[in-house]
Two RNAs folded together computationally: RNase P RNA and transfer RNA, 443 nucleotides in total.
RNA sequence: GAAGUCCGCCAGGCAGCCGCGGAAGCUUCCCUUCCGAGGAAAGUCCGGGCACCACAGGGCAGGAUGCCGGCUAACGGCCGGGCGCAGCAAGCCUCGCAAGAGGCCCAAGGCGACGGAAAGUGGCACAGAAAACAUACCGCCGAUGGCGCGCCAGCGCACAGGCAAGGGUGAAAAGGCGAGGUAAGAGCUCACCGCGCUCCUGGUAACAGGGGCGGCAGGCAAAACCCCAUCCGGUGCAAGGCCGAAUAGGGGAGCAAUGGCGUGGCCCGCGCCGCUCCCGGGUAGGCCGCAUGAGACCGUCAGCAAUGACGGUUCGAGAGGAAUGGCUGCCCUCGACAGAACCCGGCUUAUCGGCGGGCUUCCAUU
RNA sequence: GGGCCACUAGCUCAGGCGGUUAGAGCGCGGUCCUGAUAAGACCGAGGUCUGUGGUUCGAGUCCACAGUGGCCCACCA
Numbered sequence: 001g002a003a004g005u006c007c008g009c010c011a012g013g014c015a016g017c018c019g020c021g022g023a024a025g026c027u028u029c030c031c032u033u034c035c036g037a038g039g040a041a042a043g044u045c046c047g048g049g050c051a052c053c054a055c056a057g058g059g060c061a062g063g064a065u066g067c068c069g070g071c072u073a074a075c076g077g078c079c080g081g082g083c084g085c086a087g088c089a090a091g092c093c094u095c096g097c098a099a100g101a102g103g104c105c106c107a108a109g110g111c112g113a114c115g116g117a118a119a120g121u122g123g124c125a126c127a128g129a130a131a132a133c134a135u136a137c138c139g140c141c142g143a144u145g146g147c148g149c150g151c152c153a154g155c156g157c158a159c160a161g162g163c164a165a166g167g168g169u170g171a172a173a174a175g176g177c178g179a180g181g182u183a184a185g186a187g188c189u190c191a192c193c194g195c196g197c198u199c200c201u202g203g204u205a206a207c208a209g210g211g212g213c214g215g216c217a218g219g220c221a222a223a224a225c226c227c228c229a230u231c232c233g234g235u236g237c238a239a240g241g242c243c244g245a246a247u248a249g250g251g252g253a254g255c256a257a258u259g260g261c262g263u264g265g266c267c268c269g270c271g272c273c274g275c276u277c278c279c280g281g282g283u284a285g286g287c288c289g290c291a292u293g294a295g296a297c298c299g300u301c302a303g304c305a306a307u308g309a310c311g312g313u314u315c316g317a318g319a320g321g322a323a324u325g326g327c328u329g330c331c332c333u334c335g336a337c338a339g340a341a342c343c344c345g346g347c348u349u350a351u352c353g354g355c356g357g358g359c360u361u362c363c364a365u366u
Numbered sequence: 367g368g369g370c371c372a373c374u375a376g377c378u379c380a381g382g383c384g385g386u387u388a389g390a391g392c393g394c395g396g397u398c399c400u401g402a403u404a405a406g407a408c409c410g411a412g413g414u415c416u417g418u419g420g421u422u423c424g425a426g427u428c429c430a431c432a433g434u435g436g437c438c439c440a441c442c443a
Base pairs, nucleotide, nucleotide: 001362002361003360004359005358006357007356008355009354010353012331013330014329015328016327017326018325020036021035022034023033024032025031038337042348043347045346046345047344048343049342050236051235052234053233057268058267059266060265062232063231064230065229066228067081068080069079070078071077082114083112084111085110091104092103093102094101095100115227116226120225121224123220124219137167138166139163140162141161144160145159146157147156148155149154175193176192178190179189180188194216195214196213197212198211199210200209201208202207240288241287242286243285250279251278252277253276254275255274259273260272261271262270281442282441283440295314296313297312298311299310300309301308302307332335367439368438369437370436371435372434373433376392377391378390379389385423394410395409396408397407398406416432417431418430419429420428
C1' cells in the first nucleotide's frame, strides 16, 4: 500500500426571522433567560427497579434456561475460552496450450436452542428381506451331512445348512478402511482411525494430549413426552397515595365461620371479616408517583475483555388528547429509518450515507 | 400506555400426539331440466395454509422473529 473481515461513532451544517411546549425571573396581561426526542423513542421478545397485595413464606402444578469460566441489580444479555459445522482469499496437488475446472488444506472472521437417546414411554410414512428383540430379495458358499455320476482321485446338484463381503431399497442398514484368514464370509484375528471404560499429565473448568484395557454393545430425533440441574409469587404507573365534586349504598345472584375474601391454577400458612359478582347510579377535576438516575461527560488505575474502583465537572424533554415546526440565505458528499408517555439494562426489526480503529493474508522497501 | 387473542379457497370454518394427494358448507363456472328464471340434478375450477428463517428424512401442525387484524383494562358511593 491492497484485499478481506470485525468493532465503535455521527445522523446535513451555520446564520437570521416567525411560531409551539416546559421551567425560572419579573410581574399581572408581556416580556427576558434557559431547556426541548432516538439509535432505534418501534415490536413488547427477555431481565430489573418501583408500587400494591405477608416483610413474598412452604409444597404441588406450571413456565423459562441449559458446553465452561467470568461480568452484572438481573437476564434467554455481554465478554473470554472449549468443542463442532460450513467455508472465501492465500497456499498445495491433478487435468488443460490457455482460459479455466476439480480436489486437499483452509488465516482473520462466520454459524451453533451445544445437558441427558447408556432411567423410562412412544415414533421412524413410502420403499425395502429387514427400521432397533435386527433381517435375508438378488447374490456368495455348500467345508460338513444328503442326493446323483464315477474303478479311484474326484465331479455335479443346491435338499439340509452356512454367510452378510457385493448388488438393490431408503433420510438412515447395526463401526470404517486395509491385510491376514476361510468352503464362502465375518472384529474371526491384526495394524490404523472412530467408540466405550480406566489411569496419568496440562488446564479453575469445558476440554486437550498420552498410556492401558475392551472386539463394538450404544442408529436418528428431546424445537416428541420425559429425566437431571438452576431460576421464577401475582398484578402492572389505567400500579398506587392524598384532596375535592356528584349520586339511589337501589335491584338481583352466591356463600355464610367446617365460611367468604385478599390470592393469581390448587393446598397449607398469614391477614381481614361480611364479602364477591352482575345490573343500575354518579364523576370525567386537582396534586403526588414523575425524572438526581444501575444518569451523562472527562481523566487515572485494575482487568485480554465484558466490566469495576477512584477523582473531577455537570443537570440535559416531559405531559393535556399530547410541544420540537415553518420561511429565507449560504455551503457540502443533497441528507435514510423514524416521534418520548413510570424509568432503566438488553435482544430483535427498520435505516441514505459518512468517519475512525483493530485483526488476518499478500505485495514492496529497510 | 399496559395485557391478551387470531391469521387455512372469494366468505365462514374443520384438519387429535408431524407422514406424503389439505377438506366441508355457501359462493363461482359449465352441462341437464324449463318457453324463460328460481329451485333441483351432475360435473369442475379455485390454496405456495400471513411472511421469513430454523428443527426433522419430511412442517398447515414444532420453535424463533416479523407483519396484519381484533378484544379488554379509569375512579367514587
Its mean pLDDT, the model's own confidence on a scale to 100, is 81. Rfam match: Bacterial RNase P class A. It is annotated as a ribozyme.